[in-house]
RNA sequence: AGAGUUUGAUCCUGGCUCAGAUUGAACGCUGGCGGCAUGCUUUACACAUGCAAGUCGAACGGCAGCACGGACUUCGGUCUGGUGGCGAGUGGCGAACGGGUGAGUAAUACAUCGGAACGUGCCUAGUAGUGGGGGAUAACUACUCGAAAGAGUAGCUAAUACCGCAUGAGAUCUACGGAUGAAAGCAGGGGACCUUCGGGCCUUGUGCUACUAGAGCGGCUGAUGGCAGAUUAGGUAGUUGGUGGGAUAAAAGCUUACCAAGCCUGUGAUCUGUAGCUGGUCUGAGAGGACGACCAGCCACACUGGGACUGAGACACGGCCCAGACUCCUACGGGAGGCAGCAGUGGGGAAUUUUGGACAAUGGGCGAAAGCCUGAUCCAGCAAUGCCGCGUGCAGGAUGAAGGCCCUCGGGUUGUAAACUGCUUUUGUACGGAACGAAAAGCCUGAGGCUAAUAUCCUCGGGUCAUGACGGUACCGUAAGAAUAAGCACCGGCUAACUACGUGCCAGCAGCCGCGGUAAUACGUAGGGCGCAAGCGUUAAUCGGAAUCACUGGGCGUAAAGGGUGCGUAGGCGGCUUGGUAAGUCAGAUGUGAAAGCUCAGGGCUCAACCCUGAAAUUGCAUCCGAUACUGCCAGGCUAGAGAACUGGAGAGGUGUCUAGAAUUCUCGGUGUAGCAGUGAAAUGCGUAGAUAUCGAGAGGAAUACCAAUGGCGAAGGCAGGACACUGGACAGUAUCUGACGCUGAGGCACGAAGGCUAGGGUAGCGAACGGGAUUAGAUACCCCGGUAGUCCUAGCAGUAAACGGUGCACGUUUGGUGUGGGGGGAUUCGACCCCUUCCGCGCCGGAGCUAACGCGUUAAGCGUGCCGCCUGGGAAGUACGAUCGCAAGAUUAAAACUCAAAGAAAUUGACGGGGACCCGCACAAGCGGUGGAGUAUGUGGCUUAAUUCGAUGCAACGCGAAGAACCUUACCUGGUCUUGACAUGCACUGUGUCUCCGGUGAAAGCCGGAUAGUGUAGCAAUACACGCUUUGCACAGGUGCUGCAUGGCUGUCGUCAGCUCGUGUCGUGAGAUGUUGGGUUAAGUCCCGCAACGAGCGCAACCCCUGUGAUUUGUUGCCAUCGGGUAAUGCCGGGCACUCGAAUCAGACUGCCUAGAUCAACUAGGAGGAAGGUGGGGACGGCGUCAAGUCCGUAUGGCCCUUACGACCAGGGCUGCACACGUACUACAAUGCUCAGUACAAUGUGAACCGAUACCGCGAGGUGGAGGAAAUCUAUAAAACUGGGCUCAGUUCAGAUUGCAGGCUGCAACUCGCCUGCAUGAAGUUGGAAUCGCUAGUAAUGGCGCAUCAGCUACGGCGCCGUGAAUACGUUCCCGGGUCUUGUACACACCGCCCGUCACAUCAUGGAAGCUGGUUUCGCCCGAAGUGCCUGCGCCAACCGUAAGGAGGCAGGGCCCUAAGGCAAGACUGGUAACUGGGAUGAAGUCGUAACAAGGUAACC
Repeated sequence: AGAGUUUGAUCCUGGCUCAGAUUGAACGCUGGCGGCAUGCUUUACACAUGCAAGUCGAACGGCAGCACGGACUUCGGUCUGGUGGCGAGUGGCGAACGGGUGAGUAAUACAUCGGAACGUGCCUAGUAGUGGGGGAUAACUACUCGAAAGAGUAGCUAAUACCGCAUGAGAUCUACGGAUGAAAGCAGGGGACCUUCGGGCCUUGUGCUACUAGAGCGGCUGAUGGCAGAUUAGGUAGUUGGUGGGAUAAAAGCUUACCAAGCCUGUGAUCUGUAGCUGGUCUGAGAGGACGACCAGCCACACUGGGACUGAGACACGGCCCAGACUCCUACGGGAGGCAGCAGUGGGGAAUUUUGGACAAUGGGCGAAAGCCUGAUCCAGCAAUGCCGCGUGCAGGAUGAAGGCCCUCGGGUUGUAAACUGCUUUUGUACGGAACGAAAAGCCUGAGGCUAAUAUCCUCGGGUCAUGACGGUACCGUAAGAAUAAGCACCGGCUAACUACGUGCCAGCAGCCGCGGUAAUACGUAGGGCGCAAGCGUUAAUCGGAAUCACUGGGCGUAAAGGGUGCGUAGGCGGCUUGGUAAGUCAGAUGUGAAAGCUCAGGGCUCAACCCUGAAAUUGCAUCCGAUACUGCCAGGCUAGAGAACUGGAGAGGUGUCUAGAAUUCUCGGUGUAGCAGUGAAAUGCGUAGAUAUCGAGAGGAAUACCAAUGGCGAAGGCAGGACACUGGACAGUAUCUGACGCUGAGGCACGAAGGCUAGGGUAGCGAACGGGAUUAGAUACCCCGGUAGUCCUAGCAGUAAACGGUGCACGUUUGGUGUGGGGGGAUUCGACCCCUUCCGCGCCGGAGCUAACGCGUUAAGCGUGCCGCCUGGGAAGUACGAUCGCAAGAUUAAAACUCAAAGAAAUUGACGGGGACCCGCACAAGCGGUGGAGUAUGUGGCUUAAUUCGAUGCAACGCGAAGAACCUUACCUGGUCUUGACAUGCACUGUGUCUCCGGUGAAAGCCGGAUAGUGUAGCAAUACACGCUUUGCACAGGUGCUGCAUGGCUGUCGUCAGCUCGUGUCGUGAGAUGUUGGGUUAAGUCCCGCAACGAGCGCAACCCCUGUGAUUUGUUGCCAUCGGGUAAUGCCGGGCACUCGAAUCAGACUGCCUAGAUCAACUAGGAGGAAGGUGGGGACGGCGUCAAGUCCGUAUGGCCCUUACGACCAGGGCUGCACACGUACUACAAUGCUCAGUACAAUGUGAACCGAUACCGCGAGGUGGAGGAAAUCUAUAAAACUGGGCUCAGUUCAGAUUGCAGGCUGCAACUCGCCUGCAUGAAGUUGGAAUCGCUAGUAAUGGCGCAUCAGCUACGGCGCCGUGAAUACGUUCCCGGGUCUUGUACACACCGCCCGUCACAUCAUGGAAGCUGGUUUCGCCCGAAGUGCCUGCGCCAACCGUAAGGAGGCAGGGCCCUAAGGCAAGACUGGUAACUGGGAUGAAGUCGUAACAAGGUAACC
């Protein structure tokens, strides 16, 4: 520091997601040790049990229990406060600290900095005092009540308990005269003196009282700071202030009476929600953001609510009273309780420890002290909860062992890893030693102090002695021994790390993108690898990345985003200059900013974590002293901003009134007759009752042609005949006046198209709704005929638009060109233009610059300033709820749950368009002949079947694979058989030596059985080996079984269409573009010209083959002109190679020549010559690619599957099956024909299990026979044509299907199921509907011939050959296909695309809702506990006064005010739930249509 994800690709916007750090965590798997930390985040839920606050006998009376002493004793005990001590009690101090928790609290809190009107136990310093009396009471005793808790009556007693009196320095009050109000003793020691022998007295210590100061602590108060919501905008009645009274420790409406009517609030009051605050913690570069466990400071609370008492301090966690809820005890009458102290229990929860030890240390309470108490604290235990450290060994060790995994079978990897050898011993185990933390205090002693004192006591020093929970722990030593110790997650990309098997859109994974449908590096397992490591992953949460709320540091033309427009309040900002001031600002100093933490330095634990010491920092606040540039404030001045005045012209600016003509419609009248209107075509409609048309007259409403414009005006909406009246604004000129008067503008106010609403008018045309006619599958539409609201006017409402320049307002500033509207100046002219210049508008082009790009560009979207508005992923949704406005419609404001990983902007390349332009093709047109109708053949679908084997399916399947299914083929079916196999190789084993024959059974295959023969080499032989055959067994064979969507190869198709690309350069952020586009031309990206391109490649063309002309060479099997011979005839023979022909090599054609056109380029048109003329004709040849096109059944091949069968053999059957449909053909329907007879002319090819002549037989198919031929030698009648005869338009002398009979041929075999012949029979069919095919010249049409396959044949098919031999093309509007350029696009699987809405089904969240049920809160009323205060005080009472009566004073009781809880009634806010209901979202294959994207087929949208 970034990365993944929208697209075919790109750039941008924008969200989602990841990598980091962190945690009081939890969960999963795993787990050796130590140190230091941390440990109920949830129910402020309920709590059993134990402990957590006592202490003082040196305050007191005393003595229950214990010990000692004493006395008595019946020896059992009893008595005795005498001593140590001490339960209970009186009294003092403490219990208000320490410990816990975070419910409440948005300010009575906290943090920081200030302030004045206060209190203060213990402590420190100081001053003064501490005199003299009194009356009670608990304990205790007796009695009584009660279950208990506890209570009562009577009696006794003490004090540092209580109460007077005296004194009163100081204190308080004061009328300045005065008045008021205090105390307590206890302990130690002691020389004189006194004594009632207790002591007094003196002294020391301590306590007590009053006061003054201090320290620390506490109370009060001011300012500043720190959460959210405006769908909370007004709140407040002791409220704000004053005066008097009261209260308090103290200021104050704190409280009360009266008076005034204030006070807070857009700088957010009030209300609602949430929340303890801070130092700090986590994160971050920082600024920030989130948090407030542990530690520290403050606050609040203590079962819930209220209240006071005591006290220095509380309205009191382990105190009291009352009310409430809950729990417990009970004898039912009453009582008791409060773990948010430490442990612990239940419950809740994903989740959080021991009912431990000790007061040794630190600290606290009491005490003179010893000491006691202390769940504060210090320790230990539990937990990998976190941080830190250590270990699980180290070195050597390669036939690279075995095993595992992979494999191309060679090997690779695990891997020096292991084994093995040597070494070490941290940790752990055993044994031994052994701490620091401990010093005060006590005792002895020295010095000093107090004192009359050498006594006591206090302070300081020395000596001595005691004290350890942790713990026999840290640490140290010794011993043995590699011994006791490794897991977890991940391995598709992000992101380090790959293979095999299993699975087969299943099981599953997943943070995002996404994996999985038979070859998964993504699931599961294994091997291997990578990462971290006593941990590793997951989940949750925070910050970061996120510049994704932007202060640092973003945006708003089209991505989300400028308010519809103006005026203007608050606010923000503000020209030049002088003086003052010093609020902001800057600088210095002082105080404060607790400690801890963070940072730095040093030090201590072996290191580290951790701890200690110091420094720095704490960016803040306050005070003081300075500075005065800038901002502010005050005062003065200026004129450049702004405004005013005057002059001038322009304008659909606004409002009102009047008025004009054209047109439409209607009414009346005339002329006139059959149509008019309307459409793609029609119909509805109007018209013989006279329309339309035309002429005249009239009525009425609305709108204003031409001028007119890219024009003008206005803030916007908007504004258009003319005239008048009233009126707003802008502009130019002059430089006369004012003197910053300015800009923007939250709220507010006004204006605001169309449509809509209310009331009243008006209504010609147009025209929602509606009616009718068409169109259509439908047509609630588009089109047509009508037509009501409305459109118009007046008065109101409404307040929205794609209210758009999709661009807020104002000002300044930055190169230009050109047009136009309104002014001014100059120059010029007779005048008008033209020209130069200046200001204000409205446009176009364009530079710099900006922009993601498109584009903007002095009218900015450039560069800057000021102010306002708005945005923060898509959908849900501009919706719900609430509120405001409105008559309503609705408008404004404005969410969430849920859901998706995108939604989007611009541009690029394609593809597509019922977009455009240009061009081509038998594409259309012009022609010729067909198909579609008939019969037959053949292929396909379908049906059938045991099987009808399989494949091919728009063009580009269907006379296709198949150049030939009776058996075979054959893959299918039935039945019978075989199992190392019908076929290949190898091994082991048995028998045997290559052969031949026979029998049984059977449909055959096969099975069973018999006979026969006897290989080669070596060796005398036995035998061995080699090579075969054979039996058995093992490896394996075999498969037309599956997957053409795993593949190779081959092929089809677009298409013989003219295209497809590359290098370098240039342009663009980029995808890409350019080149390849443009102007011409061509069959052609063919060529030429131009051009930021210049070149090149694959295609085109040419090179190749056939054919058309000629030449040369050659001359048999071909040929025969000349010469000769021969025949009935024939190149038959000699001879020849001239010709024809054959086959080799050349020549020829190149727009080369001429004319014309053209840019005088390419090229085009015409002509000459030539056998051939503009690629001469034909063929082969098929660019980059498309269709997951076809083929696993041609062959090859991965994977899967079968293995006595999905392999192999055999017989028979089937592939030929037939209600039907389609394709391709043949034959016809006839006279351009048929038939009979005669006669003429080919070429390509074929032939040895073959072609087969002459001859003979048969009507014929054919048969007999066999000359010749492995071929220019032999083997074939070419037919149409031509000549002559017949037929005469008819189902025929056309046509030949079908059927019968008789034959022939092939073949083991023609039944299913062959072909051919003869005779007989003689069906449909008389030129074919919609539709559709081929063909542009030796072509179509038509005629025959040959060949492959093949025993034969279904061939009428296929592939070739030659004969005869046309018609037509104006042309490119249209149909189809293709090419180039351009345009639009929401398509990219690319229009067979994309996509919208209703309905139906399922799930989810949510709104409304009669109601039901909670919570919070407000107001009013009722009742009113405890309690303070006030009043009263029948009754009661020790202290003081009084001889007494009584008084003073107090108490109980009563009353009043206030008030918690409770009750009644009414609201407000906010939850839960609900019949029913509304829309929303989501969901591989539902229904209906086709709204949008192309001109989306009616342009779309608001």
The RNA shown here (small-subunit ribosomal RNA) has 1502 nucleotides and comes from an uncultured bacterium. RNAcentral holds the sequence, with entries from ENA. The prediction has a mean pLDDT of 84.